[in-house]
């Protein structure tokens, strides 16, 4: 230097072919318990890597940088 895949909650990962982003685990909180655990109910966490374009609308399509793996010279 070529291509090719991957970046989404604090981790791990999902989003039915474009139509307002969700589970699990953990964190708080509440119940329950004499306390903690367990279990149960609820809430908070998200500029979907950074830009820019296409669209009435984009995690999702294009293009272009960052960074991670793979591969071919």
């Nucleotide at each position: 230097g070529g291509a090719g895949c991957c970046a989404u909650a604090a981790c791990u990962c999902a989003a039915u072919u474009g139509g307002u982003a969700g589970a699990g685990u953990g964190u708080c909180a509440g119940a329950u318990u004499c306390c903690a655990g367990u279990c149960c109910u609820g809430a908070a966490a998200g500029u979907u890597g950074g830009g820019c374009g296409u669209u009435c609308a984009a995690g999702u399509c294009g293009c272009u940088c960052u960074g991670g793996c793979u591969u071919c010279a």
This is a predicted structure of a 73-nucleotide RNA (transfer RNA) from Penicillium canariense. Taxonomically the source falls in Penicillium (Eukaryota, saccharomyceta, Pezizomycotina, Aspergillaceae). It matches the Rfam family "tRNA". Rfam classes the family as a transfer RNA. About the family: Transfer RNA (tRNA) molecules are approximately 80 nucleotides in length. The sequence is in RNAcentral, with records from Rfam. Its mean pLDDT, the model's own confidence on a scale to 100, is 83.